[in-house]
RNA sequence: UACGAUAACGGCAAACCUAUCGAAAGGUAGGGACGCAAAGCUAAAGGGCCUUCCCCGAUACGGAUGGCAGCCAGCUACCGAAA
Numbered sequence: 001u002a003c004g005a006u007a008a009c010g011g012c013a014a015a016c017c018u019a020u021c022g023a024a025a026g027g028u029a030g031g032g033a034c035g036c037a038a039a040g041c042u043a044a045a046g047g048g049c050c051u052u053c054c055c056c057g058a059u060a061c062g063g064a065u066g067g068c069a070g071c072c073a074g075c076u077a078c079c080g081a082a083a
Base pairs, nucleotide, nucleotide: 003080004079011036012035016031017030018029019028020027021026034070040075041074042073046072047071048068049067050066052064053063054062
C1' cells in the first nucleotide's frame, strides 16, 4: 500500500415515533436499531437519485431550484487474525 476475524478499544444509527424548521425533497434534537470497517468529511470536482418551478403533446428530453455522502466516487482515519 492493499485486505478485513464471531479479535480488542471504541464509534455510527435505517425504518418507525415525538418535538421542531422547511412549500417539498429533506434537516436538527430526543427515543429507537435495520444495518455499517469508513454509515468519518466533501453536494463549489464528477456521475446518479429526489424536490419544486419552467418548458413540452408528454410523467420523457432540456433549463432552473433546493436536497441526498446509508448509491457510485474523491479525501482522511482507529485496530491487526488470515491471505
Molecule: c-di-GMP-I-GGC riboswitch aptamer